[in-house]
Context: one part of a larger RNA
RNA sequence: GAUUGAACGCUGGCGGCACGCUUAACACAUGCAAGUCGAGCGGAAACGAUAGAAGUUUACUUCUAGGCGUCGAGCGGCGGACGGGUGAGUAAUGCGUAGGAAUUUGCCUUAAAGAGGGGGACAACCCGGGGAAACUCGGGCUAAUACCGCAUAAUACCUAAGGGUCAAAGGGGGCCUCUGUUUCAUGCUUCCGCUUUAAGAUGAGCCUACGUCCGAUUAGCUUGUUGGUGGGGUAAUGGCCUACCAAGGCGACGAUCGGUAGCUGGUCUGAGAGGAUGAUCAGCCACACUGGGACUGAGACACGGCCCAGACUCCUACGGGAGGCAGCAGUGGGGAAUAUUGGACAAUGGGGGAAACCCUGAUCCAGCGAUGCCGCGUGUGUGAAGAAGGCCUGCGGGUUGUAAAGCACUUUCAGUGGGAAGGAUGGUACUGUUCACUAAUAUUGGACAGUAUUGACGUUACCCACAGAAGAAGCACCGGCUAACUCCGUGCCAGCAGCCGCGGUAAUACGGAGGGUGCAAGCGUUAAUC
Numbered sequence: 001g002a003u004u005g006a007a008c009g010c011u012g013g014c015g016g017c018a019c020g021c022u023u024a025a026c027a028c029a030u031g032c033a034a035g036u037c038g039a040g041c042g043g044a045a046a047c048g049a050u051a052g053a054a055g056u057u058u059a060c061u062u063c064u065a066g067g068c069g070u071c072g073a074g075c076g077g078c079g080g081a082c083g084g085g086u087g088a089g090u091a092a093u094g095c096g097u098a099g100g101a102a103u104u105u106g107c108c109u110u111a112a113a114g115a116g117g118g119g120g121a122c123a124a125c126c127c128g129g130g131g132a133a134a135c136u137c138g139g140g141c142u143a144a145u146a147c148c149g150c151a152u153a154a155u156a157c158c159u160a161a162g163g164g165u166c167a168a169a170g171g172g173g174g175c176c177u178c179u180g181u182u183u184c185a186u187g188c189u190u191c192c193g194c195u196u197u198a199a200g201a202u203g204a205g206c207c208u209a210c211g212u213c214c215g216a217u218u219a220g221c222u223u224g225u226u227g228g229u230g231g232g233g234u235a236a237u238g239g240c241c242u243a244c245c246a247a248g249g250c251g252a253c254g255a256u257c258g259g260u261a262g263c264u265g266g267u268c269u270g271a272g273a274g275g276a277u278g279a280u281c282a283g284c285c286a287c288a289c290u291g292g293g294a295c296u297g298a299g300a301c302a303c304g305g306c307c308c309a310g311a312c313u314c315c316u317a318c319g320g321g322a323g324g325c326a327g328c329a330g331u332g333g334g335g336a337a338u339a340u341u342g343g344a345c346a347a348u349g350g351g352g353g354a355a356a357c358c359c360u361g362a363u364c365c366a367g368c369g370a371u372g373c374c375g376c377g378u379g380u381g382u383g384a385a386g387a388a389g390g391c392c393u394g395c396g397g398g399u400u401g402u403a404a405a406g407c408a409c410u411u412u413c414a415g416u417g418g419g420a421a422g423g424a425u426g427g428u429a430c431u432g433u434u435c436a437c438u439a440a441u442a443u444u445g446g447a448c449a450g451u452a453u454u455g456a457c458g459u460u461a462c463c464c465a466c467a468g469a470a471g472a473a474g475c476a477c478c479g480g481c482u483a484a485c486u487c488c489g490u491g492c493c494a495g496c497a498g499c500c501g502c503g504g505u506a507a508u509a510c511g512g513a514g515g516g517u518g519c520a521a522g523c524g525u526u527a528a529u530c
Stems, first nucleotide, its partner, number of pairs: 001530004006526005013376006019369002021334001026332003030329003035078003040075002043071002047069002050065007085287003094212007103204002108200007116150001118148002125140006156165003170192006213259003220250003225247008262284004266277004289310005312323004340366001342365003348362001349360004379409004389400004413471001415466005423457001427453010474519005479500003485514005495502002
C1' cells in the first nucleotide's frame, strides 16, 4: 500500500447492489418447512346443492332420503433418496485431472410385440374386549390400477444345445355406423395408464494412473495380510466373504504411527514466480442427538422413516409411553461479534394430478444492520464596512475570511399530492378456422386467431406538480519518518508513543484553545493475510 463474513470508539442524510453465528456438530419452548391423486377402489365423517317431512320467528332450524358438488379417515399409486442445512469426521473408501470395463438406471424419448381367462383375501365399516395414554386384540362383511395362480412367450433369461422358464390392469370423455337388445353396454372411437423386449438420454455404482499439509524427538509395518484354485455373494469386478494351497505384500522416492484439515472452481495479495486462504456463488464428498442395524424401493442403509442400545428432556393412573431445528424464523447459552417467531406462490423451479388446482420457510420479495462496494446530496452566484466575536501581536496590525450577514437564484435527495410502465408468458372458459382418427359436419386430440381473467413486491421503477436554503458533516492528525504551528496550562508530575523518542519552568511531541493538513457519510484503532 492492498484486502476482510470483521470487531471496537466517535459520528451518521438518501438510494442501488451484495453480504450478515468465523465461537458451543451446545441445549432447544412455539409455529411452519412434503405432499398429492375421487379420471385406481370401497365408501360418506364434515360442508354445500337437491327432494320430502316436521317445527315455527316465513326463511330459517331439525330429521330423513340421496353420492350431485365435493371429501375426513381407510385400501391403492407416485413422491417423501430431490430441494434445504452443516463441516463433526475424513490425509484417502475423499477431492482434482486424465483414462477404463465387469454394471444398473423410476419418470422421459424412439421402436417391436402384447394386454386372454380365473381366484382368494385384507383395511375401512359393524360387533365385542384390554389400556391413564400411546395404542392394541378377537370375530364378521367388502372393492380395486392391491394380491395370487392359469394361458400366451421372443431378438428376454438358463442350458449339458436336447430343451426349459418368465408378464400384464384397467380408468375417463364422446357416440349409435357395425356387434348386441332402441336404452344401457362387455361394442366403436379417442385420451391417460398396464406388461415384455431393444436402443437412447439422464443419473448412479466400480477400477487405474498422477497430484493433494506437518512431524524421523514416529523405522520398521502387515496374517485375509500378498497371490492362486474351487465355492458363495453383489446390479457389477474384486480377499468383498469362505475352504484349501503357496509365502508373499508395503517401506528413507518416508511405509506404519502421531498431529492438523472437508477437497475443488475460485478468493486475497504480488510485476511475476510465489505466499495466504477455501465466507457468499457453483461442482464433489461426508454427516443428521451418540453408536449399531437392516427393511421398503429404480434409487437410502434414509435430516423432518423403522428397529436396538446409550445420554438428555417431557408425560404418566408408576404398568408404560413421547421427542431429536447442522430446514425457516425464534429462545437460552457461549462470544469482541452476526438479522424478522414477516409477505406471496405473481415469477423461476420442484412433487402429485388428464386438467383445474393443491403443496412448496426451495425461491421471489419485504424488514433489521454504514458490514462492504458504487452513486448522489448537505446548495449556487454575488458580496470588503475586509463587520462583530475568537486567536495571535513587535500594539502598527495580522488571521479566521468571501467565510458570515446582505442581495439574486436553483430545488437533486428527503417531504406532500397526482399520474404510471415492465416483470404476464401461460393456463382455463367461450367463439371461430384448420389438421388427424373415424361410419360420422359428432366427440376427442393437435395447431392457430379473438374476447375475458391472473402481481407478493407495491404508497414499485419512472414522470409531473407544490413549498422552502429550507431537513442533512464528521473523524483523525499537525517533532522526524509524514501533508499540516502558534498561544496558554503543566513542570521527569500528569501524560504521549508505530519506531526514534518527548515531559525536570519559555514543550510546534503531554492537556486545552485558535489556526492548519488529510480523508469524508464516514474517519480512526485493534486483529488478520500478502
Molecule: small-subunit ribosomal RNA, 5' domain
Organism: Gammaproteobacteria bacterium